[in-house]
RNA sequence: UUCUUAUCAAGAAAGGCUGAGGGAAAUGGCCCGGCGAAGCCUUAGCAACCGUUCCUGAUUAUUGGGAAAAAGGUGCUAAAUCCAUCUUCACAUAAUGUGAGGGCAGAUAAGUU
Numbered sequence: 001u002u003c004u005u006a007u008c009a010a011g012a013a014a015g016g017c018u019g020a021g022g023g024a025a026a027u028g029g030c031c032c033g034g035c036g037a038a039g040c041c042u043u044a045g046c047a048a049c050c051g052u053u054c055c056u057g058a059u060u061a062u063u064g065g066g067a068a069a070a071a072g073g074u075g076c077u078a079a080a081u082c083c084a085u086c087u088u089c090a091c092a093u094a095a096u097g098u099g100a101g102g103g104c105a106g107a108u109a110a111g112u113u
Base pairs, nucleotide, nucleotide: 003111004110005109006108007107008106013043014042015041016040017039021032022031023030026085027084028083029082044077045076046075049073050072052068053067054066055065056064057063058062081105086102087101088100089099090098091097092096
């Protein structure tokens, strides 16, 4: 870097350095920010994808389900992935909007190239 699968309305912040932006990209909204953004560091926390331990169904190999812990590998710690964008359906409308679903894109994990 490619592809596949799963998840994405829950949860979890303080300090130090620094100093103006940030919420992935574009457009439009709406927010956060000198009562300190982004970044880096330290500590703490959240979650439970992989891994670990236990129970259990099926099995030739192996794999499905459940529970526990959190010292391992990652991840995360404003707002639904902040919201919309393309599309389907329903309802209402003068414009258009509201609700529900799908798609695209993205993030993370595990595997894969």
Molecule: SAM riboswitch aptamer (S box leader)
Organism: Fulvivirga marina